FMN riboswitch aptamer (RFN element) from Paenibacillus lautus, 159 nucleotides, folded computationally.
RNA sequence: AUCUUCGGGGUAAGGUGAAAUUCCUGACCGGCGGUGAUGGCUCUGUUCCUUCGCGAACGAGCCUCAGCCCGCGACUCGCUGCGUUCAGUUUGCAACAUGAAUGAGCGACUGACUUGGUGCAAUUCCAAGGCCGACGGUAAAGUCCGGAUGGGAGAAGAU
Numbered sequence: 001a002u003c004u005u006c007g008g009g010g011u012a013a014g015g016u017g018a019a020a021u022u023c024c025u026g027a028c029c030g031g032c033g034g035u036g037a038u039g040g041c042u043c044u045g046u047u048c049c050u051u052c053g054c055g056a057a058c059g060a061g062c063c064u065c066a067g068c069c070c071g072c073g074a075c076u077c078g079c080u081g082c083g084u085u086c087a088g089u090u091u092g093c094a095a096c097a098u099g100a101a102u103g104a105g106c107g108a109c110u111g112a113c114u115u116g117g118u119g120c121a122a123u124u125c126c127a128a129g130g131c132c133g134a135c136g137g138u139a140a141a142g143u144c145c146g147g148a149u150g151g152g153a154g155a156a157g158a159u
Stems, first nucleotide, its partner, number of pairs: 001159006013025003027143002029133002031072004039063005045058004067131002076108005082103006088096002113129005135146003
């Protein structure tokens, strides 16, 4: 560089009501990369010992560890003398500071954490209590249906 494959989970039980997985009580879920003191394994490393080992401490390597710490993706919107298609104008298969759709690039928007413990060090570990979740539909939706058999951060493999 090209190609292939993969690439999101979740309302139990009950209440009100004509109607709600949408309201109320309660239940459940957590994309991708990074960071990382958890945990596991390894070592031909260093040091220690009334103990000489299948020990301890430190160090090194690999795997693993965050919804709310950093960044990214999906939705929506904007821009472009950009690509494609269609429409329009035109005698015209050419052309276009035109319109629409779509693609690409760039940009905007884009949720939520505290307390205690340990420790040199933790918004990441342990404990407890909290909080968050695009748009359209519909009795008001993180969980149902729909755009979506789409897109996608990326992951793995082959050449």
Its Rfam family is "FMN riboswitch aptamer (RFN element)". Rfam links the family to the GO term FMN binding. The RNAcentral record of the sequence draws on MGnify. The organism belongs to Paenibacillus, within Bacteria.